[in-house]
RNA sequence: GGAGUCGGCCGAGCAAUCGCUGCUCUCGCCUGCACACGCUGGUGAGGGGGGAGGAAAGUCCGGGCUCCGGCGGAUGAGGUGCCAGGUAACCCCUGGGGGGCGCGAGCCCACGGAAAGUGCAACAGAGAGUAGACCGCCCAAGUCGCCGCUCUCACGAGCGGUGGCCGGCAAGGGUGAAACGGUGCGGUAAGAGCGCACCGCGGCGGUGGUAACACCGGCGGCACGGCAAACCCCACCUGGAGCAAGGCCAAAUAGGGAAGCAGCACCCCUUGCGGGUGCAGCGUCGAUCCGUGCGCGCUUCCGGGUAGGCCGCUCGAGGCCCGCGGCGACGCGGGCCCCAGAGGAAUGAUUGCUCUCGACAGAACCCGGCUUACAGGCCGACUCCCUCC
Repeated sequence: GGAGUCGGCCGAGCAAUCGCUGCUCUCGCCUGCACACGCUGGUGAGGGGGGAGGAAAGUCCGGGCUCCGGCGGAUGAGGUGCCAGGUAACCCCUGGGGGGCGCGAGCCCACGGAAAGUGCAACAGAGAGUAGACCGCCCAAGUCGCCGCUCUCACGAGCGGUGGCCGGCAAGGGUGAAACGGUGCGGUAAGAGCGCACCGCGGCGGUGGUAACACCGGCGGCACGGCAAACCCCACCUGGAGCAAGGCCAAAUAGGGAAGCAGCACCCCUUGCGGGUGCAGCGUCGAUCCGUGCGCGCUUCCGGGUAGGCCGCUCGAGGCCCGCGGCGACGCGGGCCCCAGAGGAAUGAUUGCUCUCGACAGAACCCGGCUUACAGGCCGACUCCCUCC
């Protein structure tokens, strides 16, 4: 000097004028309540303070909170999937192990189980899981023929070569995404874990580690590979619905109409619209079972009224700073701070100056994550390459 990796931050600024909105204080007006002080609501003016994000987005997760609700278990369904931690919790984060990518800093992983079972792999290919012979290699063993040599009186026998049948092979080539462990040596007629060495695989022992695992040393020629982001098995976790949750006040309507079930059995007594037990039925995912509570009103359909006001609604698993502990996520302690609560939805307009010339983009109960989008700029650490001293 160049190229990269990881982490953090800003994301138009300043000034003036007018405007919007929450809270709080003061003053005035209106309505309702009230004997009054005053209070709820509305409105005008003035003072003070505050007013969109790192993603507010997606609605993919986890919770807080509210209700069902006094409730439980099984089953089903769903989720997660290496180990150890963090956290309120998680499918998140941190650290580690293993696998893969990268020269490296680093990055990615849907990472339990394939001898529990079922299933899938088109086509090609001989054959796709205890399979298989297309091209090939061998012809040892057996058989038939031909040629040559030797022996024999001849028949015939032996040896060598060659061709065929039968036979042996799965090592070489081909097909395919994938071919029944890999490389090498030996062995064989030619081959093959057939044998051996190393690697791989399985199981055993030892050492280290909380563990996942790693290393070391033997044993075994060795189980039929891949896919579970296929069904499944295993381990762990999970009630449901959701702020349009849920409360309070006021007002209005039709205490509307129809259909079905509407009690049964037993017991007790003071014999009565009495009490008790069981059953129908109901109890916030489905269907069912067990337990449990209620049990005289349940189930379904049609139709009508209300949509007003207030609460929930912002003090939070909150933010910032410092110290301590921890590799880290984070935890503990101390101090300081209050930082939007709209309700058809508040941040706008104008002017001047500056420069990084302005991207993605607006809260609606709140918080912790993940994912996606992002013009331009700043800071830190680390890696690789080139050159010079």
A computed fold for a 389-nucleotide RNA from a Steroidobacteraceae bacterium, annotated as Bacterial RNase P class A.
Its mean pLDDT, the model's own confidence on a scale to 100, is 77.
Rfam family: Bacterial RNase P class A. Gene Ontology terms of the family: dimeric ribonuclease P complex, tRNA processing and ribonuclease P activity.
NCBI's taxonomy places the organism under Bacteria, Pseudomonadota, Gammaproteobacteria, Steroidobacterales, Steroidobacteraceae.